[in-house]
RNA sequence: GCUAGGUGAGGCGUCCACGCGAAUAUAUGCCGCUGCCCCGAAACGUCGAGAGACGCCAAGCGGGUAACCAGACUGGGCCGAAUACAAGGCUAUGUCUAACGCGGCUAGGUCUGCCCCCGCCCUGCUGAAGGGACGGUCGACUGACGGCGCGUGGUGCCAAAGCUCGGUGCGAAU
Numbered sequence: 001g002c003u004a005g006g007u008g009a010g011g012c013g014u015c016c017a018c019g020c021g022a023a024u025a026u027a028u029g030c031c032g033c034u035g036c037c038c039c040g041a042a043a044c045g046u047c048g049a050g051a052g053a054c055g056c057c058a059a060g061c062g063g064g065u066a067a068c069c070a071g072a073c074u075g076g077g078c079c080g081a082a083u084a085c086a087a088g089g090c091u092a093u094g095u096c097u098a099a100c101g102c103g104g105c106u107a108g109g110u111c112u113g114c115c116c117c118c119g120c121c122c123u124g125c126u127g128a129a130g131g132g133a134c135g136g137u138c139g140a141c142u143g144a145c146g147g148c149g150c151g152u153g154g155u156g157c158c159a160a161a162g163c164u165c166g167g168u169g170c171g172a173a174u
C1' cells in the first nucleotide's frame, strides 16, 4: 500500500404499500414454443509488485426480450503505489438495442346505437310483406384483474468516493 472483511458518499428501482395519470381483449394481460440478449464454475488467455481484475464461459425447474441485481455506446468527475498510472471499477449526463414472432387462454356493465346479418316474438292467408332493440354478432362509451408511467415511504441490491480493519493474508521500499 492492497479490487479480504466491515461501514457507506453516491446510485439503482426487483419486490411491497399508498396516491395520481394514460392505455386496454384477435391485448401493451397470462401461459407455452422457437429465435435472440444477459448472468454464470473450472481450465485457458491478458494485465499487475501483489492482493486481485478483465476476457472466455458449461450446466441451469436461472433472468430478460418494456435490461434492478446483470446489456451496449458516450463520457465530466473520482479510484486503481509515493509521480505517472496497467488490466479495469464506480458514478453525473445523454443515447441505443435483444422477434411489437407463432400458438392458446382470458371479467363485467351501459346505450330507446344499428333490423346490414342470424335467431326469437307479434300481425298476416302457418303467403308476400310489415313491426318489436328481446338475444347473438357488429359499433360507441365505461372499465375489474393484470401490466405501464410518475411521485412518496419501506424491503432489497451495486459501490476499487471516503473512513475503518491489521485478517488463519500478500507485495514494495528502507
Stems, first nucleotide, its partner, number of pairs: 001170002003087001005164003010158003015154007029105005034099001035065004039060001044055004071096003076091004108142004113138001117136003120132004
M-box riboswitch aptamer (ykoK leader) from a soil metagenome, 174 nucleotides, folded computationally. The RNAcentral record of the sequence draws on MGnify. Its Rfam family is "M-box riboswitch aptamer (ykoK leader)". The literature on the family includes a 2004 paper in Proc Natl Acad Sci U S A by Barrick et al., "New RNA motifs suggest an expanded scope for riboswitches in bacterial genetic control". The coordinates come from a structure-prediction model, not an experiment, and the mean pLDDT is 75.